[in-house]
Context: one part of a larger RNA
RNA sequence: CUGGGCGUAAAGCGCAUGUAGGCGGAGUAAUAAGCUAGAGGUGAAAGCCCGGGGCUCAACCCCGGAUGUGCUUCUGGAACUGUUAUUCUAGAGAAGGUCAGAGGCUAGCGGAAUUCCUGGUGUAGAGGUGAAAUUCGUAGAUAUCAGGAGGAACACCGGUGGCGAAAGCGGCUGGCUGGGGCCAUUCUGACGCUGAGGUGCGAAAGCGUGGGGAGCAAACAGGAUUAGAUACCCUGGUAGUCCACGCUGUAAACGAUGGGUACUAGAUGUCCGGGGGAAUCGACCCCCUUGGGUGUCGCAGCUAACGCAUUAAGUACCCCGCCUGGGGAGUACGGUCGCAAGACUAAAACUC
Numbered sequence: 001c002u003g004g005g006c007g008u009a010a011a012g013c014g015c016a017u018g019u020a021g022g023c024g025g026a027g028u029a030a031u032a033a034g035c036u037a038g039a040g041g042u043g044a045a046a047g048c049c050c051g052g053g054g055c056u057c058a059a060c061c062c063c064g065g066a067u068g069u070g071c072u073u074c075u076g077g078a079a080c081u082g083u084u085a086u087u088c089u090a091g092a093g094a095a096g097g098u099c100a101g102a103g104g105c106u107a108g109c110g111g112a113a114u115u116c117c118u119g120g121u122g123u124a125g126a127g128g129u130g131a132a133a134u135u136c137g138u139a140g141a142u143a144u145c146a147g148g149a150g151g152a153a154c155a156c157c158g159g160u161g162g163c164g165a166a167a168g169c170g171g172c173u174g175g176c177u178g179g180g181g182c183c184a185u186u187c188u189g190a191c192g193c194u195g196a197g198g199u200g201c202g203a204a205a206g207c208g209u210g211g212g213g214a215g216c217a218a219a220c221a222g223g224a225u226u227a228g229a230u231a232c233c234c235u236g237g238u239a240g241u242c243c244a245c246g247c248u249g250u251a252a253a254c255g256a257u258g259g260g261u262a263c264u265a266g267a268u269g270u271c272c273g274g275g276g277g278a279a280u281c282g283a284c285c286c287c288c289u290u291g292g293g294u295g296u297c298g299c300a301g302c303u304a305a306c307g308c309a310u311u312a313a314g315u316a317c318c319c320c321g322c323c324u325g326g327g328g329a330g331u332a333c334g335g336u337c338g339c340a341a342g343a344c345u346a347a348a349a350c351u352c
Base pairs, nucleotide, nucleotide: 004323005322006321007306008305012320014201015200016199017198021194022193023192025088026087027086028085029084030083031082033081034080035077036076037075038074039073040072041071042070049065050064051063052062053061054060091191092188093187094186095185096183097182098181099180103177104176105175106174107173108172109171110154115149116148117147118146119145120144121143125136126135162169163168206247207246208245209244210243211242215241216240220236221235222234223233258319259318260317261316262315263314266297267296268295269294270293271292272291273290274289275288276287277286301308302307325352326351327350334345335344336343337342
């Protein structure tokens, strides 16, 4: 390379956007690059293969034939691909109406609770544990009442509920703003899919500068436990956790399942729309139906099995990424990026 694969055996980039490229709906006409038929030229000799012959045979040698992927020229063909022209509406998009939502950014506001401070009541304990001790407390703690300060998080609602590309998003109100579903018509007319590089977003921890700091809490200190206890338990406690700006760019970033399109039994729950029916003053509720999400079960089929099964791991096509025995190793070296921590790219010797 061919072939075979990627839920769990090695293997789907964390996610998106998009350049090149690859692939691409329906009709008509033209063209003839790909494609296809025939013919000409070329495709050296030797060798290989077939037939015959010469050395006593063979190796070896000689003669003849066949073959020769390919390249090129001419004459035809026009189904498919390409190209050109023109047309279309089923893909895609736009306009209109309507709907749901913790989607994002920003400003303001609220109550509960913890802690601290001040004052009142009050007196000897409190706290903590398996049991204790360290710790706090007669300089008045714990408890309780009133007032105040400050930070962080938003009980109930809350839901195999919702939204978002993923990371993720949850008190209330306002402002700005992204995406999506459904309904009916009108418009554009293939404008599409994927996407090497590139670019952007990207939990937590960590880093830089400046703030903030209630609770929690790596490190650290002490008390226990223990043979020991650099732990589990307890009392404290600093970074950090919070905010602004900048960096880092990684996770079991998981559905361990890339994206798109089409097709292939059903049953049942739930969320958001549309239509109809019954009932009703009307709405809710109930029934039928039709779209879009999100779950459970299950046939065919698939699978090594587990399981998946219209949200496929089924049947196909298009595009990208990735895998190729274990260790060495996601390491060394080099390069790029980073303030650093490190990240990305990525071997070999050797060994089983």
Predicted 3D model of a 352-nucleotide part of an RNA (small-subunit ribosomal RNA, central domain) from a metagenome. The coordinates come from a structure-prediction model, not an experiment, and the mean pLDDT is 87. It matches the Rfam family "Bacterial small subunit ribosomal RNA". Its family is annotated with ribosome and structural constituent of ribosome in the Gene Ontology.